[in-house]
RNA sequence: GGGCGGUUAGCUCAGUGGUAGAGCGCCGGUCUUACACACCGGUUGUCACAGGUUCGAGUCCUGUACCGCCCA
Numbered sequence: 001g002g003g004c005g006g007u008u009a010g011c012u013c014a015g016u017g018g019u020a021g022a023g024c025g026c027c028g029g030u031c032u033u034a035c036a037c038a039c040c041g042g043u044u045g046u047c048a049c050a051g052g053u054u055c056g057a058g059u060c061c062u063g064u065a066c067c068g069c070c071c072a
Stems, first nucleotide, its partner, number of pairs: 001071007010024004018055001025043006048064005
């Protein structure tokens, strides 16, 4: 330099153009002598950035940045 894949909550990841979610974590409560487990409730989002298409974009298109793999 070229090709492919990826970027969404603190972490790991879902998400078919039409209200952004799950598990884990964290906080509070119940329970316990206490902790853990269990149960209940809560918690946080510039969907990497910019632009375009569209009535409507996390999703489609273009560019940029970063990460990984392969080729040279």
A computed fold for a 72-nucleotide RNA from a Vicinamibacteria bacterium, annotated as transfer RNA. Its Rfam family is "tRNA". By type it is a transfer RNA. It was read from a public genome assembly.